The prediction has a mean pLDDT of 82.
A computed fold for a 75-nucleotide RNA from a Thermoplasmatota archaeon, annotated as transfer RNA.
RNA sequence: GGGCGUGUAGCCUAGUCUGGAUAGGGCGAUAGCCUCCUAAGCUAUAGAUCAGGGGUUCGAAUCCCCUCACGCCCG
Numbered sequence: 001g002g003g004c005g006u007g008u009a010g011c012c013u014a015g016u017c018u019g020g021a022u023a024g025g026g027c028g029a030u031a032g033c034c035u036c037c038u039a040a041g042c043u044a045u046a047g048a049u050c051a052g053g054g055g056u057u058c059g060a061a062u063c064c065c066c067u068c069a070c071g072c073c074c075g
Stems, first nucleotide, its partner, number of pairs: 001074007010027004020058001029045005051067005
């Protein structure tokens, strides 16, 4: 330099193929209930404009283009 893949809350992950409207779940965090206390259990709350930018569209995590980071392969 070329090709392919991955990027979604603090961590992990579903959704992308086939665009559809408030982005779902687990762990964790905080608060409360329970308990003599802790753990466990139960309930609630907050946290991601989906790596960044642009485009297409009535509508984009999803399609197209560029860039960035990481991984693998080729030279």
The RNAcentral record of the sequence draws on ENA. The source organism's lineage runs through Archaea, Methanobacteriati and Thermoplasmatota.